[in-house]
Molecule: Fluoride riboswitch aptamer (crcB RNA motif)
Organism: Actinomycetes bacterium
RNA sequence: ACGAGGAACGGCGAUGGAGCUCGCUGCACCGCCCUCGGGCUGCAUCCUCCCGGACUGCACCCCCGGGCUGAUGGCUCCUACUGACCG
Numbered sequence: 001a002c003g004a005g006g007a008a009c010g011g012c013g014a015u016g017g018a019g020c021u022c023g024c025u026g027c028a029c030c031g032c033c034c035u036c037g038g039g040c041u042g043c044a045u046c047c048u049c050c051c052g053g054a055c056u057g058c059a060c061c062c063c064c065g066g067g068c069u070g071a072u073g074g075c076u077c078c079u080a081c082u083g084a085c086c087g
Base pairs, nucleotide, nucleotide: 009026010025011024012023013022016078017077018076019075020074021073031068032067033066034065037062038061039060041059042058043057044056045054046053047052
């Protein structure tokens, strides 16, 4: 110096705040659906002169545009928003 483990502390868990609790972390975390286009990344299929090729299907990733739910990781409370009813 780096790595591993433990403790303490801090932090994180798709929109704000607090308490309790669970998990994760020193980096944890950054939701869902659809369309257009792109990528052979995976599997399958097809073709092949056996070097490879084709987004053809499914999945995955990226991009563009459109649509949607929720203030919790979970429980409770507050605030904001939304809907209904009453005064």